[in-house]
RNA sequence: GUUCCCCCAGCUGGAGAGAGGCUGUUUUCAGCGCGAAAACGGUCCACCGAAGGAGCAAGUCGCCACGUGUCUUUCAAAUGACGUGCGAUGAAUCUCUCAGGUAAAGCGGACAGCAGGGCAAAC
Numbered sequence: 001g002u003u004c005c006c007c008c009a010g011c012u013g014g015a016g017a018g019a020g021g022c023u024g025u026u027u028u029c030a031g032c033g034c035g036a037a038a039a040c041g042g043u044c045c046a047c048c049g050a051a052g053g054a055g056c057a058a059g060u061c062g063c064c065a066c067g068u069g070u071c072u073u074u075c076a077a078a079u080g081a082c083g084u085g086c087g088a089u090g091a092a093u094c095u096c097u098c099a100g101g102u103a104a105a106g107c108g109g110a111c112a113g114c115a116g117g118g119c120a121a122a123c
Stems, first nucleotide, its partner, number of pairs: 001123003006118003010114004018045001020044010046102003052098001053096003059089005069082003
C1' cells in the first nucleotide's frame, strides 16, 4: 500500500394483505338534547410475509442404545458388520405465522446498489 469476513454510521431503491364487525379511553367540534371527527387501545373473524423468531433437504459426524432391514455365522439363535435404521449438525426470498403487519401518507422493512470509518488477518 491492497483485499475478504466482521462491526459502526450515511444515501438511494424496496413487496404483500379488511378505510372489516363490536367496544373502551382521551382530545376537539357541537352543546337543550341526540351527536360528529381524530388519535391510541381491547376483542372477534378474515388475510399477508420482507423486522425478529421457529422448522428442514442434501451433505458431514457419531451410534448400533431403540425399531427394523441387509450381510456374516448358524439347524435355529446369539455374536459381529453395515445403512435405507437412530441421534447430532444443517441454508434460503422455501415452510410456519409466535411476534409483526393489512386505504393513501408516514413509520417500519428482508434484500440490493453507492460512498465512508474501524478491528484483526493475509499478501
The prediction has a mean pLDDT of 77. The RNA shown here (Glycine riboswitch aptamer) has 123 nucleotides and comes from Diaphorobacter sp. HDW4B. Rfam family: Glycine riboswitch aptamer. From the family's description: This family represents the bacterial glycine riboswitch. RNAcentral holds the sequence, with entries from Rfam. The organism belongs to Diaphorobacter, within Bacteria.